The RNA shown here (transfer RNA) has 74 nucleotides and comes from a Spirochaetota bacterium. Rfam family: tRNA. Its family is annotated with triplet codon-amino acid adaptor activity in the Gene Ontology. RNAcentral holds the sequence, with entries from ENA and MGnify. The source organism's lineage runs through Bacteria, Pseudomonadati and Spirochaetota. The coordinates come from a structure-prediction model, not an experiment, and the mean pLDDT is 81.
RNA sequence: GGGCGGUUAGCUCAGUUGGUUAGAGCACCAGUAUGACACGCUGGGGGUCACAAGUUCGACUCUUGUACCGCCCA
Numbered sequence: 001g002g003g004c005g006g007u008u009a010g011c012u013c014a015g016u017u018g019g020u021u022a023g024a025g026c027a028c029c030a031g032u033a034u035g036a037c038a039c040g041c042u043g044g045g046g047g048u049c050a051c052a053a054g055u056u057c058g059a060c061u062c063u064u065g066u067a068c069c070g071c072c073c074a
Base pairs, nucleotide, nucleotide: 001073002072003071004070005069006068007067010026011025012024013023019057028044029043030042031041032040050066051065052064053063054062
């Protein structure tokens, strides 16, 4: 330098022909329970979907560029 894949909550990840509010598990907070802790149960907070531009009535999803990570080729 070229090719491919990835980037979504604190962490690990879902998210299909683009469609109206973005989710799960763990973690965190509160309540319940216990003599107390853990487990369990109930509820809650937390996201500019890496960044920017474009297409569209509408974009996490499609296109382009950039950044970062990984793999392969030279």